[in-house]
RNA sequence: GCUAUUGUGGCUCAGGGGUAGAGCAGCGCACUCGUAAUGCGCAGGUCGUGAGUUCGAAUCUCACCAAUAGCU
Repeated sequence: GCUAUUGUGGCUCAGGGGUAGAGCAGCGCACUCGUAAUGCGCAGGUCGUGAGUUCGAAUCUCACCAAUAGCU
C1' cells in the first nucleotide's frame, strides 16, 4: 500500500428499513438474625464520525477513523 471482517449502555452480544433489546455489572425494594443466592423494579445508548438514498436509516450506499485477520 491492497483486500476482508467488525464498530450498538460499564462489559459480552442480539437487532439486516417503521421511534433499540437481552445477559452480566450498577442502584433501590422484598426475602434473611446477617451475607450470599433468589424475586420485583429503576437507571444507563441520538447505534464509531460525516454525507447520500428514502415519507422514514442502527439497518442500504459512499468517504473517513479505529480494531482484527490476510496479501504484498
A computed fold for a 72-nucleotide RNA from a Clostridiales bacterium, annotated as transfer RNA. Its mean pLDDT, the model's own confidence on a scale to 100, is 83. Taxonomically the source falls in Eubacteriales (Bacteria, Bacillati, Bacillota, Clostridia). Its Rfam family is "tRNA". Rfam describes the family as follows. Transfer RNA (tRNA) molecules are approximately 80 nucleotides in length. By type it is a transfer RNA. Gene Ontology term of the family: triplet codon-amino acid adaptor activity.